This is a predicted structure of a 691-nucleotide part of an RNA (large-subunit ribosomal RNA, domain II) from a Candidatus Krumholzibacteriaceae bacterium.
RNAcentral holds the full RNA, with entries from ENA.
It matches the Rfam family "Bacterial large subunit ribosomal RNA". Gene Ontology terms of the family: ribosome and structural constituent of ribosome.
Context: one part of a larger RNA
């Protein structure tokens, strides 16, 4: 991992609601007793007790009333009948209370054969080295001291085996081994190592101290018990069909991933048009916008207090100002916390109209309290975020189908079932791939289409304005482009062309006291300007359409691909394709209406038919069923002429499932009507077994 089996809302009791049954102003017995019995079943007794039939007040008390009060005001709770006892189901409380799961806490015991320390008693430490004290002799001293040579054999002394330790590395990591192997390394007469026996025990021991060790377990051992501890947490929770169908919000919360009440869902009972939408009509309002009348902000000007600066001055006054500037005025602006104004929507209402189908009250049961994305209106942020926080709408959540290559939310559209029928939506129609290589008119040349901006450009199409032009434009070519003059100044020089000033006049068809290159300065070459040649258009703006550059990322490039010059883009048109949408045909279900039949406790119910409408669905509410085991009828019907079980096929039912037949099997065992549950498995890193 697979297969098989096991595996989770139970039981008791109290309350509550509904259903149902009995009795009913009453209902009901409990323990116990008696009878009978296979029996705890059954029959009878037992009225103790409980609930109800009267309330109210704190109470005395009063009583269909009572209480507050001075009160007859005003109010609160009542009266104007319905209960009660079983059974079943939903829910709640108390209990383990749907199941599995802690880390822990407490109590009684068991452990020092591992290990820590200690006690008692034993054992062990090759070999080599060093050479303390003491002693002897000698020298030496007044005597000591001291020195030398011997002797001697001390030491948590040295080197190094056994022994012991484990510092480094490699190997080992489903190991040879739940801590080792190999090489290297520390100690090795000591605080040494070690055998045997003994002592200390769990908030306790022991600890040369690491929270170490106390039997592969230690920031409190192990065992059994309290015990099914508790778990606002995680996981799991088993058959079918039908009807409805949420929430991710508010308030409060030692509360924030939990709860309670409300909101939203469902079921029942009641009320009976009270609900919703649109129109009409009537309202409140201060948003968008706009505005500057207020409050503030803000630019320029005018005017002019005050100030600064200057002049003048004995003081006071005065004069000037190209500086700063209040108030007022003119012009131009800005505002969430400005408003002289002021919408659209939305909101409230109406004995109105139309369309529609809810609404409300009471009661039983919930779930929800992490929401998400998109559009629009805001706040926060950076007018960032698949960001965050509000409002509002839609969708996802709980929504399948078609489109967007692929895709929770975008676009289209709400799936009861069947059909080898039709029409459409979004989106598409060359091939992949269903349908136009469709029609008409344009545009694009960039594979733009099939990523982006500021900015840039004789790309190209259209519109429009304007200049020059057969008295000859634009471009090109030929020729001219001069004179006073080298203008004046400056300068070493300055001659059109370093710089400063001026920029005139003449001859002319035209020619600047020169637009550029050039020279040391001249020179030289062009230009402006003019003529000729040529012969018809040629310049400058503006706006619009489609393109170009700007344009850099790591596997091959993202049009989905192939490919395409349309199969790209714009405008118009006609066909077609295209969904679970709509239609057609048949069928089913819920609900409503009508009719028929049957039943009835006269409230209604059941069945059939017609008709209208409905039938996506998570949490969740409600309804109807299937199957399993057992009990009663009953071990009955059936069964060796073959039961249960197994298996294959057929068939019936919307489904859970049922039935039949064949084969297998070899002895049990239905159906029906009731009843009771150890009643349905694929998931719990579930448990057990097999493979």
């Nucleotide at each position: 991992a697979c297969c098989g089996g096991c595996g989770a809302g139970u039981u008791a009791u109290u309350c509550u609601a509904c259903g149902u049954a009995g009795c009913g102003a009453g209902g009901u017995u409990a323990a116990g007793c008696g009878g009978a019995u296979g029996a705890c079943a059954c029959c009878g007794c037992g009225g103790a007790g409980c609930c109800g039939a009267a309330g109210u007040g704190a109470a005395a008390g009063c009583g269909a009333g009572c209480c507050c009060u001075a009160a007859a005001c005003g109010g609160g709770c009542g009266u104007c009948u319905a209960g009660u006892u079983g059974c079943g189901u939903g829910g709640a409380g108390u209990a383990g209370a749907c199941c599995c799961g802690a880390a822990a806490c407490c109590a009684u015991g068991u452990g020092a054969u591992c290990u820590a320390u200690c006690c008692a008693u034993g054992g062990c430490c090759a070999g080599g080295a060093u050479g303390a004290a003491g002693c002897g002799c000698g020298u030496g001293u007044a005597a000591c001291a001291a020195c030398g040579c011997g002797u001697g054999g001390a030491g948590g002394u040295c080197c190094g085996a056994a022994c012991u330790g484990u510092a480094g590395a490699a190997u080992g990591a489903u190991g040879a081994a739940a801590a080792a192997u190999u090489c290297u390394c520390g100690g090795a007469u000591g605080a040494g190592c070690u055998g045997u026996g003994g002592a200390u025990a769990g908030g306790g021991g022991u600890g040369a101290a690491a929270g170490g060790c106390c039997a592969a377990u230690c920031a409190a051992a192990c065992u059994u018990g309290g015990a099914a501890a508790u778990a606002g947490c995680u996981g799991g929770u088993u058959c079918u069909c039908c009807c409805c169908g949420a929430a991710a919000u508010a308030g409060c919360u030692u509360u924030a991933g939990g709860g309670c009440u409300a909101g939203c869902c469902u079921c029942g009972u009641g009320u009976g048009a009270u609900g919703a939408u649109u129109g009409a009509c009537g309202g409140a309002g201060g948003u968008a916008g706009a505005g500057c009348a207020c409050u503030g902000a803000c630019u320029g000007g005018a005017c002019u207090a005050g100030g600064g600066g200057g002049c003048a001055u004995a003081c006071a006054a005065g004069c000037c100002u190209g500086c700063c500037a209040a108030a007022c005025c003119c012009a131009a602006u800005c505002a969430a916390a400005c408003u002289c104004c002021g919408a659209a929507u939305g909101c409230c209402g109406u004995u109105c109209a139309a369309u529609u189908u809810a609404a409300c009250a009471c009661g039983g049961g919930a779930g929800u309290c992490a929401g998400g994305c998109a559009g629009c209106g805001g706040g926060g942020g950076a007018u960032a975020a698949g960001c965050u926080u509000c409002g509002u709408u839609g969708c996802c959540g709980a929504g399948a189908g078609g489109g967007a290559a692929a895709g929770a939310a975008c676009c289209c559209u709400a799936a009861c079932c069947a059909u080898c029928a039709g029409c459409u939506a979004a989106g598409g129609u060359c091939c992949c791939c269903a349908a136009a290589u469709c029609u008409u008119g344009g545009c694009u040349a960039a594979g733009u289409g099939a990523c982006u901006a500021a900015g840039g450009a004789u790309g190209u199409g259209g519109a429009c304005u304007u200049g020059c032009u057969c008295u000859g434009a634009c471009a090109a070519c030929u020729g001219g482009g001069a004179u006073g003059u080298u203008g004046g100044c400056u300068u070493g020089g300055a001659a059109g062309c370093a710089g400063c000033c001026a920029u005139c006049a003449u001859u002319u068809a035209a020619a600047g006291a020169a637009a550029g290159c050039g020279u040391a300065a001249c020179a030289g070459c062009u230009c402006a300007c003019c003529a000729g040649u040529c012969a018809a258009g040629u310049g400058a703006a503006u706006c619009c359409g489609c393109g170009c550059c700007g344009a850099u990322a790591a596997u091959u490039u993202c049009c989905g691909g192939g490919a395409c010059u349309a199969a790209g883009c714009c405008a118009a048109g006609u066909a077609c394709c295209g969904a679970a949408g709509c239609u057609a045909u048949g069928g089913a279900u819920g609900c409503g209406u009508c009719g028929a039949u049957c039943c009835u406790u006269c409230g209604g119910g059941a069945u059939c038919g017609a008709u209208g409408u409905c039938u996506g669905g998570u949490a969740g509410g409600g309804g109807a069923g299937c199957g399993u085991u057992c009990u009663a009828u009953u071990g009955u019907a059936g069964g060796u002429u073959g039961a249960a079980g197994g298996u294959a096929c057929a068939u019936c039912g919307u489904g859970a499932g049922g039935u039949g037949u064949g084969c297998u099997g070899g002895a049990c065992g239905a159906a029906a009507u009731a009843g009771a549950a150890g009643u349905g498995a694929g998931u719990a890193u579930g448990c057990c077994g097999g493979u």